Predicted 3D model of a 478-nucleotide part of an RNA (small-subunit ribosomal RNA, 3' major domain) from a metagenome. Its Rfam family is "Bacterial small subunit ribosomal RNA". Its mean pLDDT, the model's own confidence on a scale to 100, is 84.
Context: one part of a larger RNA
RNA sequence: UGACGGGGGCCCGCACAAGCGGUGGAGCAUGUGGUUUAAUUCGAUCAUACGCGAAAAACCUUACCAGGGCUUGACAUUUACUUGAAUGUCUAAGAGAUUAGGCAGCCUCUUCGGAGGCGGGUAAACAGGUGCUGCAUGGCUGUCGUCAGCUCGUGUCGUGAGAUGUUGGGUUAAGUCCCGCAACGAGCGCAACCCCUGUUGUCAGUUACCAGCACGUAGUGGUGGGGACUCUGGCAGGACUGCCGGUGACAAACCGGAGGAAGGUGGGGACGACGUCAAGUCAUCAUGGCCCUUGUGUCCUGGGCUACACACGUGCUACAAUGGUCGGUACAGAGUGUAGCAAGACGGCGACGUCGAGCAAAUCGCAAAAAGCCGGCCUCAGUUCGGAUUGGAGUCUGAAACUCGACUCCAUGAAGUUGGAAUCGCUAGUAAUCGCGCAUCAGCAUGGCGCGGUGAAUAAGUUCCCGGGCCUUGUACA
Numbered sequence: 001u002g003a004c005g006g007g008g009g010c011c012c013g014c015a016c017a018a019g020c021g022g023u024g025g026a027g028c029a030u031g032u033g034g035u036u037u038a039a040u041u042c043g044a045u046c047a048u049a050c051g052c053g054a055a056a057a058a059c060c061u062u063a064c065c066a067g068g069g070c071u072u073g074a075c076a077u078u079u080a081c082u083u084g085a086a087u088g089u090c091u092a093a094g095a096g097a098u099u100a101g102g103c104a105g106c107c108u109c110u111u112c113g114g115a116g117g118c119g120g121g122u123a124a125a126c127a128g129g130u131g132c133u134g135c136a137u138g139g140c141u142g143u144c145g146u147c148a149g150c151u152c153g154u155g156u157c158g159u160g161a162g163a164u165g166u167u168g169g170g171u172u173a174a175g176u177c178c179c180g181c182a183a184c185g186a187g188c189g190c191a192a193c194c195c196c197u198g199u200u201g202u203c204a205g206u207u208a209c210c211a212g213c214a215c216g217u218a219g220u221g222g223u224g225g226g227g228a229c230u231c232u233g234g235c236a237g238g239a240c241u242g243c244c245g246g247u248g249a250c251a252a253a254c255c256g257g258a259g260g261a262a263g264g265u266g267g268g269g270a271c272g273a274c275g276u277c278a279a280g281u282c283a284u285c286a287u288g289g290c291c292c293u294u295g296u297g298u299c300c301u302g303g304g305c306u307a308c309a310c311a312c313g314u315g316c317u318a319c320a321a322u323g324g325u326c327g328g329u330a331c332a333g334a335g336u337g338u339a340g341c342a343a344g345a346c347g348g349c350g351a352c353g354u355c356g357a358g359c360a361a362a363u364c365g366c367a368a369a370a371a372g373c374c375g376g377c378c379u380c381a382g383u384u385c386g387g388a389u390u391g392g393a394g395u396c397u398g399a400a401a402c403u404c405g406a407c408u409c410c411a412u413g414a415a416g417u418u419g420g421a422a423u424c425g426c427u428a429g430u431a432a433u434c435g436c437g438c439a440u441c442a443g444c445a446u447g448g449c450g451c452g453g454u455g456a457a458u459a460a461g462u463u464c465c466c467g468g469g470c471c472u473u474g475u476a477c478a
Base pairs, nucleotide, nucleotide: 001478002477003475004474005473007472008471009470010469011468012467013466015462016461019426020425021424022423023422026317027316028315029314030313031312032311033310034308035307042053043052064303065302066301067300068299069298070297073126077125078124079123080122081121082120083119084118087104088103089102090101091100092099093098107116108115109114128292129291131290132289133288137286138285139281140280141279142277144275149188150187151186152185153184154183155164156163157162168179169178170177194269195268196267197266199237200236201235202234203233204232205231209226210225213224214223215222240263243257244256245255246254247253319419323378324377325376326375327374328373329372335366336365337364340359341358344355345354346353347352385416390411391410392409393408394407395406396405432454433453434452435451436450437449438448
């Protein structure tokens, strides 16, 4: 100087408390461990692994296993020789990779010697490796932590390591600001500058809008038209403790108030200091070293990654009446669509099929929002709750749904009556609850990322648990 203390002081945080909803019990989905297996590819493992890499494992992916092939190679560059335009297509064998053969096709330039481009073959340099080492590395990332800290120059003090500044008195979300002070300044962080959202004005109106004036319809901004309104999207204004009162050291600031759409950081996002964990990743990529080179490379078929006594994590659906079911009816936002979205009509109980208008989309479509509201039935029961499981019949995607897809219909109708010890999230348009969209994608979502609808309770405290910041103290620790 640090680190540590079941030392002290001060102060924060859904840390506790106060509340609301869960997990832990059930069934299923998914990840992991374990076991099994020819293989169940690899990585991630307290917090900081476990719906994680994976925004899609039937084949492919695929790295694993079995079997069948290839050896200048599936891929790149160069050279030499040889051959054929390129390319398209057919036949046979085979699980295919591939092998054997046939047909069509005859490039450009030319001094007619040949040269060039593209394809095949032979030979050689070389290719190739998701092989090892994340404890050789770059890059990227997690975490402490959006915590308020981490440092430097000069000066001063100290023999020195170092100290001072950065401590102190207030204050703040903040090393934020003020005052003081052997310090005076400065940098990286904080804040602001950026984006979204809440308010107003102005400009601009098509595909959006429709107040007034007309036209028209069974009905509809449907039409003329309009630039008011909504909305769209460019610019500008607006919030700064600016104003008032009180407290305070006459300071910084705090408390209350006015005005205001918004008030003291208005709400949300992006943004992560010096560093810590030899944290994670050699399997995104890049890369040193090592290793393989008729195989640790590469092609193919099939299988596996989907196994199942069990254990754990994360979720979904429930156990019902604030509910279930049937009929009627209302209101979003954000997205996305031509190898696509598909209105509408017809067929089918349905998944869906057939025909197909319109739309590269503020124009047309996906599209029905759902919870809600208005009625009917159910009356507390393992039930008209719950839907697992299983049987049958189908639909769709795709060469192909056996291993191993999703969906539909009929039948079946399991566990489950609110969950032990323990444990998680959340402070407001939040929790809870309700649906919608997108990426991946042929197909496959209870996961992920977004979007809106309805919309609470409790706290304004810091004794305790956990984590953190500053000062101080002890130390046989570094």